[in-house]
RNA sequence: CCAGUUUAAGGGCAAACCUUUCGAAAGACAGGGACGCAAAGCCAUGGACCUACGCAGCAUACGCUGUAAGGCAGCCGGUUGCACUG
Repeated sequence: CCAGUUUAAGGGCAAACCUUUCGAAAGACAGGGACGCAAAGCCAUGGACCUACGCAGCAUACGCUGUAAGGCAGCCGGUUGCACUG
């Protein structure tokens, strides 16, 4: 440097759910909590997915449709790396 492996190993992260705060929402911070994770580290300039305050169109009564500039890295992808084996 390349390929492969898993019992979470020394150590690390933390889903759902609950509480608080922020947000129009999706969602996020913090605390608790563990379903899981060998990149569940980082990247939202690629794709997928979520939301639609605002904006546009329709309706003109409630509303409906579209739209990312908002999110999501625990969907794919990109990138850097730990342990062990070859």